Description: This is a predicted structure of a 105-nucleotide RNA (SAM riboswitch aptamer (S box leader)) from an Anaerolineae bacterium.

């Protein structure tokens, strides 16, 4: 770095350090001196690899030692396209796009 297959409306934080962002992006809207990102420590959560066992593959049960992941808000909601309610402002529902994780090349 391809963007090939999965999965994204469950889960799970404190300390210290440091001090103004942060939530990819664009609008919104939220978090944030009761301390934002970030670093380090512990600590948790969940099961993508991975471990066991069953089943004629792709399932079912179970594990958590390891390699990652992640611990506000559904991927915080929307963004294109298509339907549907509605008197309106507005909501809804499919589906993609973007993204983010893992596997894989």
């Nucleotide at each position: 770095g391809c963007a090939u297959c999965a999965u994204c409306c469950a889960g799970a934080g404190c300390g210290c350090g440091u001090g103004a962002g942060a939530g990819a992006c664009c609008g919104g809207c939220u978090c944030g001196a009761u301390g934002a990102a970030c670093g380090c420590g512990c600590g948790g959560c969940a099961a993508c690899c991975c471990c066991c066992g069953g089943a004629g593959c792709g399932c079912c049960g179970g594990g958590a030692a390891g390699g990652u992941g992640c611990c506000a808000a559904a991927u915080c909601c929307g963004g294109c396209a298509g339907a549907g309610u509605c008197a309106u402002c507005a909501c809804u529902c499919u589906g993609g796009c973007a993204g983010a994780u893992g596997a894989g090349c």